[in-house]
Context: one part of a larger RNA
Molecule: small-subunit ribosomal RNA, 3' major domain
Organism: metagenome
RNA sequence: UGACGGGGGCCCGCACAAGCGGUGGAGCAUGUGGUUUAAUUCGAUGCAACGCGAAGAACCUUACCUGGCCUUGACAUCCGGGGAACUCUCAGAGAUGGGAGGUGCCGCAAGGACCCCGAGACAGGUGCUGCAUGGCUGUCGUCAGCUCGUGUCGUGAGAUGUUGGGUUAAGUCCCGCAACGAGCGCAACCCUUGUCCCUAGUUGCCAGCACUUCGGGUGGGAACUCUAGGGAGACUGCCGGUGAUAAACCGGAGGAAGGUGGGGAUGACGUCAAGUCAUCAUGGCCCUUAUGGCCAGGGCCACACACGUGCUACAAUGGGCGGUACAAAGGGCAGCCAACCCGCGAGGGGGAGCCAAUCCCAGAAAGCCGCUCGUAGUCCGGAUUGGAGUCUGCAACCCGACUCCAUGAAGUCGGAAUCGCUAGUAAUCGCGGAUCAGCACUGCCGCGGUGAAUACGUUCCCGGGCCUUGUACA
Numbered sequence: 001u002g003a004c005g006g007g008g009g010c011c012c013g014c015a016c017a018a019g020c021g022g023u024g025g026a027g028c029a030u031g032u033g034g035u036u037u038a039a040u041u042c043g044a045u046g047c048a049a050c051g052c053g054a055a056g057a058a059c060c061u062u063a064c065c066u067g068g069c070c071u072u073g074a075c076a077u078c079c080g081g082g083g084a085a086c087u088c089u090c091a092g093a094g095a096u097g098g099g100a101g102g103u104g105c106c107g108c109a110a111g112g113a114c115c116c117c118g119a120g121a122c123a124g125g126u127g128c129u130g131c132a133u134g135g136c137u138g139u140c141g142u143c144a145g146c147u148c149g150u151g152u153c154g155u156g157a158g159a160u161g162u163u164g165g166g167u168u169a170a171g172u173c174c175c176g177c178a179a180c181g182a183g184c185g186c187a188a189c190c191c192u193u194g195u196c197c198c199u200a201g202u203u204g205c206c207a208g209c210a211c212u213u214c215g216g217g218u219g220g221g222a223a224c225u226c227u228a229g230g231g232a233g234a235c236u237g238c239c240g241g242u243g244a245u246a247a248a249c250c251g252g253a254g255g256a257a258g259g260u261g262g263g264g265a266u267g268a269c270g271u272c273a274a275g276u277c278a279u280c281a282u283g284g285c286c287c288u289u290a291u292g293g294c295c296a297g298g299g300c301c302a303c304a305c306a307c308g309u310g311c312u313a314c315a316a317u318g319g320g321c322g323g324u325a326c327a328a329a330g331g332g333c334a335g336c337c338a339a340c341c342c343g344c345g346a347g348g349g350g351g352a353g354c355c356a357a358u359c360c361c362a363g364a365a366a367g368c369c370g371c372u373c374g375u376a377g378u379c380c381g382g383a384u385u386g387g388a389g390u391c392u393g394c395a396a397c398c399c400g401a402c403u404c405c406a407u408g409a410a411g412u413c414g415g416a417a418u419c420g421c422u423a424g425u426a427a428u429c430g431c432g433g434a435u436c437a438g439c440a441c442u443g444c445c446g447c448g449g450u451g452a453a454u455a456c457g458u459u460c461c462c463g464g465g466c467c468u469u470g471u472a473c474a
Base pairs, nucleotide, nucleotide: 001474002473003471004470005469007468008467009466010465011464012463013462015458016457019421020420021419022418023417026312027311028310029309030308031307032306033305034303035302042053043052064298065297066296067295068294069293070292073122077121078120079118080117081116082115083114086101087100088099089098090097091096105112106111124287125286127285128284129283133281134280135276136275137274138272140270145184146183147182148181149180150179151160152159153158164175165174166173190264191263192262193261195232196231197230198229199228200227201226205221206220209219210218211217235258238252239251240250241249242248314414318373319372320371321370322369323368324367330361331360332359335354336353340349341348342347380411385406386405387404388403389402390401391400427450428449429448430447431446432445433444
């Protein structure tokens, strides 16, 4: 100087408390451990691994296994020889091998694009080392800290500044002070949302007027909504109080909004030899008729078990049936797919429109209005299984999703323990998207609808900041 203390003081954070909903019990989905296996490819492992890399494992992907094959190689550059490319056919699981056909384009030529054969330089490796590395990322932590120059003090390590009195979300600001300044952080500048104004008016809008087959449908309008470009607005600016007359805090006015208005992007010096050699790059090492390459089939989907994360429930604030409202944000040409017809349905037919404020996906759902069920393993719950189908795709046996009929399991609110959340939040309801032929999506990322309860307080648990104290630790 740090680190540590079941030392002290001060102060924060859904850290506790207060409150609401969960997990832990059930069934299923998914990841992991373990076990099994020819293989169940690899990585991630307290917080910070475990719906993680995977925003799509039937083949492909694929890195694994079995079997069949190749050796200048699937890919790059160079040399020599030959030939267009390519098409058809036979054998084979295919890779591949045999046979037949076939001559083009640019160029005067040499030659070139493309293909085959040969020789060697070389290719190739998702092989090892993240404890050789770059880059990227997690985490403490959006925490308020981490440092430097000069000066001063100390033999020195170092201290001072950065401590102190107040204050703040903040090393934020004020005052004081052997310090005076400065840098990286904080804040602001950026995006979005909340109010108003200006500009603009189609594909969007419709107040007043007219027509209307009643639909902004038509004429028309530019007010309103909206769209998207510009601007205004919030600064403790104003008033009162407290305070050291300071910084600031409390209350108030005005205002759509008030004391960082809400949300986001933004992550200091560093820590964990944290993670990644399998995104990529890369040193070293290793393989070179194989640890490289091609193909078919299988596996990554196994199942006595154990754990994590979720979905659906156990019902009446509910289930079923009928009727009837109101979104936002997205996506669409190898695409989204309307009307209409067929089918109980998944879907099929059909073909209009739309490169989309125009057309389509697209019926939002919870809600509201009625009827029914009456506490029952039930008209709750839907697992499992049988049968029949639809669609995608070369192909759904291993191993897809969906539909219909039948079947109806466990489950009556969950031990010890444990998680999230402070407001348009939790809870609850549906909608969209990426990946994608299809899909295991109940995941993830977004969008809006309905919309709470509680916080006395900081003693305690966890994490953190500043000062101080002890130390035989570094």